[in-house]
């Protein structure tokens, strides 16, 4: 020297997830750190007027109407049959929602799996464009929630992070 694997360090990334107070508890020699509680601030869920919406699918039947056809009739009116349309109703059958970007299709398959793509979402060291690189989960509610002002209820996690480091614009700051 060089390549693998780990740890530390931590400018920064994802996220609402910060931040300040307690003659409150714990732990510590101390610095502080952990919980509870309060309150800023951000987040988010239910919640009226008024807007919005009130389904899908199947398979039998049962009413209405429209076209063609053929019977009964010399015709026509009307009745019956039969096909195809629409519309409507009995019976049966299915749920619906939230936080987040994570929804959707085809394929495969030895499954609660796999490959590909995708709405959509991040990063690239405040911002815009190209260009590269990634993600495209997981979870809870419990039959019940559209929109929604007063009013009401909750969250304030968690996970990542060093041998790389693109170009152009617009803007800005600083020197001189």
């Nucleotide at each position: 020297c060089g390549g693998c694997c780990g740890g530390a360090c931590a400018a920064g990334c994802c996220g609402a997830g910060u931040c300040c107070c307690g003659c409150g508890g714990c732990a510590c020699a101390g610095c502080u750190g952990c919980c509870c509680g309060g309150g800023a601030g951000c987040c988010g869920g239910g919640a009226a007027c008024c807007c919005a919406c009130a389904g899908u699918c199947u398979g039998c039947g049962g009413g209405c109407c429209c076209g063609g056809g053929g019977c009964g009739u010399u015709c026509a009116a009307c009745g019956c049959c039969c096909c195809g349309g629409g519309c409507c109703u009995u019976c049966g059958a299915c749920g619906g929602g939230g936080u987040g970007a994570a929804u959707u299709c085809a394929c495969c398959u030895c499954c609660u799996g796999g490959u590909g793509a995708u709405a959509g979402g991040g990063c690239u060291g405040a911002c815009u464009c190209c260009g590269g690189c990634c993600c495209g989960a997981a979870c809870c509610c419990g039959u019940c929630a559209g929109c929604u002002a007063a009013c009401c209820c909750g969250g304030u996690a968690g996970g990542c992070g060093a041998u790389g480091a693109g170009g152009a614009g617009a803007g800005g700051a600083g020197a001189g």
Predicted 3D model of a 176-nucleotide RNA (c-di-AMP riboswitch aptamer (ydaO/yuaA leader)) from Actinomadura viridis. The sequence is in RNAcentral, with records from Rfam. Rfam family: c-di-AMP riboswitch aptamer (ydaO/yuaA leader). Rfam describes the family as follows. This family represents a conserved RNA structure found upstream of the ydaO and yuaA genes in Bacillus subtilis and related genes in other bacteria. The ydaO/yuaA element is thought to act as a genetic 'off' switch for the ydaO and yuaA genes in its native state. It is believed that the element may be triggered during osmotic shock leading to activation of ydaO, a predicted amino acid transporter gene, and members of the yuaA-yubG operon which code for KtrA and KtrB K+ transporters. The model forms 96% of the base pairs in the Rfam consensus.